[in-house]
RNA sequence: UAACGAUAAAGGCAAACCCAUCGUGAGGUGGGGACGCAAAGCCACGGGUCCAGGUACAGCUGAUCUGGAUAGCCGGGCUGCCGAA
Numbered sequence: 001u002a003a004c005g006a007u008a009a010a011g012g013c014a015a016a017c018c019c020a021u022c023g024u025g026a027g028g029u030g031g032g033g034a035c036g037c038a039a040a041g042c043c044a045c046g047g048g049u050c051c052a053g054g055u056a057c058a059g060c061u062g063a064u065c066u067g068g069a070u071a072g073c074c075g076g077g078c079u080g081c082c083g084a085a
Base pairs, nucleotide, nucleotide: 004083005082012037013036017032018031019030020029021028022027035072041078042077043076045075046074047073048070049069050068051067052066053065054064055063
């Protein structure tokens, strides 16, 4: 240094839920709050899931296109604290 991840040390983040607020919505932001997380730091590149609108068929269901959301769904990319086995 890299791989790796401890009943180590210093810390960090913040699920559900509640309040306020933005959004048609998924969901986001701020405060409270902790289920958990060795990247639960950042990035929509691939897949999944969710939302909105459209198209053709149309009895239902489903298919497809466009845009959006989700990084705490998975994979991938970039960066990072510590140093036991």